[in-house]
Parts: sequence; structure tokens; C1' cells
RNA sequence: AAUUUGAGCCUCUAGGGUUCCGGCUUGGCUGUAGAGCUAGGCGACUGGUCCGAGAGAGGCAGGUUGGUGGUUGAAAUCGCUAACUACACGGCGGGAUAAAAGCCCGGGAGAU
Repeated sequence: AAUUUGAGCCUCUAGGGUUCCGGCUUGGCUGUAGAGCUAGGCGACUGGUCCGAGAGAGGCAGGUUGGUGGUUGAAAUCGCUAACUACACGGCGGGAUAAAAGCCCGGGAGAU
């Protein structure tokens, strides 16, 4: 310098919209009324369901190194245990889903 492979999963949060629930609201119908049914609208409706981070959190798994147990001459192999598992500025635009987003394109383009 080049090539190949790998860089996982779960829970939560920042954040996100509006399919569903709820809320608010308009019309119609029923009712003495509270309210109910029905057809629409509103996410600059707090919410529930839902989506959700490479550069956010936690956990599990995996990996590396050390120690140690079984077997053993050793290797290999199966466990247990401790430490480590770094760094990371980032568009425009497009895509999916009902719709949108720190989701995906993307540790991309670019910058240093």
C1' cells in the first nucleotide's frame, strides 16, 4: 500500500411523528340532562401504543491478556475468575413505515 472477513443482541433515554387509544373540536342522530352513537378536523394536543441513536446509558454475548481447575508429558479441549474492549467533527439530499426522526443510505460525501 492492497485484498478479504468481522465490528452482534437486548433494555432504556435524547429525539420523532400521528396508524391505533385517549384528548380537544365541527356536523348529524338519540336523550329532560349528564352523555352516547356516527361522519370529519386538529400532533404549535401534555399523554398511552409505536419508531428510536456508529459518534447517548446500562446489560448480555464475543474477543485479547493474566491466573486457575478437570484431563494431560505437552499441546489441544471444556470450565471458573480478573483486567481491558480505544477514538470518533460531520452536511445537502434521498428511502422506509401511517408518518417522521440522532432510524436506514452513513464511522457515507466532506473536514482535520